[in-house]
RNA sequence: GCCCGCUUAGCUCAGUUGGGAGAGCAGUGCACUCGUAAUGCACAGGUCGGCGGUUCGAAUCCGCCAGCGGGCUCCA
Numbered sequence: 001g002c003c004c005g006c007u008u009a010g011c012u013c014a015g016u017u018g019g020g021a022g023a024g025c026a027g028u029g030c031a032c033u034c035g036u037a038a039u040g041c042a043c044a045g046g047u048c049g050g051c052g053g054u055u056c057g058a059a060u061c062c063g064c065c066a067g068c069g070g071g072c073u074c075c076a
Base pairs, nucleotide, nucleotide: 001072002071003070004069005068006067007066010025011024012023013022019056027043028042029041030040031039049065050064051063052062053061
């Protein structure tokens, strides 16, 4: 330099006719307990990597850029 994949909550990850943003764990509160852990209930937590485009409408489709991971860089 080229090719492929990935980027969504604090962490690990789902999310296919393009229209509701989610789960588990972690956090906070409450219940339970003599107390703690465990358990149950509830709550909070998001520029869906960035910019632009298409569309009535984009996490989702297209382009460019960035970051991370992997592969290739041959013959003579």